[in-house]
Parts: sequence; structure tokens; C1' cells
RNA sequence: CGGGGUGUGGCGCAGUUGGCUAGCGCGCCAGUAUGGGGUACUGGAGGUCCCCGGUUCGAGUCCGGGCACCCCGA
Repeated sequence: CGGGGUGUGGCGCAGUUGGCUAGCGCGCCAGUAUGGGGUACUGGAGGUCCCCGGUUCGAGUCCGGGCACCCCGA
């Protein structure tokens, strides 16, 4: 320098023939059970989906340009 892939709550991920309030597991907080812990159950908080722009009535999802990381090639 060229090609490909990934980027979604603290962590790991799903969600893409665009559609109403973006979910799951773990973790976190509270409550109940226990003498306490572990554990189980119930409830709850937390994300404007890497950034900027565009298309559209509507974008996590499509298009353009960046940034970061990974892989391949030179």
C1' cells in the first nucleotide's frame, strides 16, 4: 500500500429480504428463603447499536467517508 472480516448495556453474544417499546447469558442492585455464606426464586437498574453524513414515512439493519482491532497478500 491492496483485499477481506469485526465494531450492539461492565463482559460474551443474538437481532440484517429496513417496521411499532433493541433482546439473551453472565455480572451488578434490592427483596424472600438460610443463623451467615453459597444457592434458588422474584423484581429492578444499565445500551440513542464505533464516529460523521446520506437514502427513506421509518435505519442496529441499506449507501458514502473516517477510526480501532483481527486475518490474508505485496